[in-house]
């Protein structure tokens, strides 16, 4: 330098190919309450991600297109 893959709450992932209407889902973690002599467990509720960044297409983009940054694999 080339090709490909990944980037989404604190952590790990799904959703992307097949754009869709108000809310981006799941598990763990966190907060509050119930229960308990206490903790844990269990039950109920809650906060937290504008989807790496910029731009484009579209009535509408996490999703499609271009550029770019970071990480990884392979090739030279």
């Nucleotide at each position: 330098g080339g090709u490909c893959c990944c980037g989404u709450g604190g952590u790990g992932u799904a959703g992307c190919c097949u754009g869709g209407u108000u809310u981006a889902a799941c598990a763990c973690g966190c907060c509050u309450g119930a229960u308990u002599g206490u903790c844990a467990a269990u039950c109920a509720g809650g906060a937290g991600a504008u989807c790496g960044c910029c731009g484009g297409u579209u009535c509408a983009a996490a999703u499609c297109c271009g550029g770019u940054c970071g990480g990884g694999a392979c090739c030279g």
Predicted 3D model of a 76-nucleotide RNA (transfer RNA) from a candidate division WWE3 bacterium. It matches the Rfam family "tRNA". By type it is a transfer RNA. The coordinates come from a structure-prediction model, not an experiment, and the mean pLDDT is 81.